[in-house]
Molecule: SAM riboswitch aptamer (S box leader)
Organism: Hymenobacter sp. BT18
RNA sequence: UUUUUAUACAGAGGCGCCGAGAGACAGGCUCGACGACGCGCCGGCAACCACCCGCACUCCGCGGAACGGUGCCAACUCCUGACCAUAUAAAAA
Numbered sequence: 001u002u003u004u005u006a007u008a009c010a011g012a013g014g015c016g017c018c019g020a021g022a023g024a025c026a027g028g029c030u031c032g033a034c035g036a037c038g039c040g041c042c043g044g045c046a047a048c049c050a051c052c053c054g055c056a057c058u059c060c061g062c063g064g065a066a067c068g069g070u071g072c073c074a075a076c077u078c079c080u081g082a083c084c085a086u087a088u089a090a091a092a093a
Base pairs, nucleotide, nucleotide: 001093002092003091004090005089006088007087008086013042014041015040016039017038021031022030023029025081026080027079028078043073044072045071048069049068052064053063054062055061077085
């Protein structure tokens, strides 16, 4: 990068650095020098993967927990459109 499967109206922010755009794309709408976006640190949310516990058990599964691998912490994926779009996880090539 491509393919497959699953999920996307719940949830979770402080400090420091930087300095002008940012929210994928188009149109809207919004955020932003009262410092956005991004980066770093700390904290948190969630529970996809792995591990663990309980129940069930041929297989499939349900609940809990949260040390590890990811992810996420303005607005329903911000809204509408394209759903063969976008993002994330897991697996495969």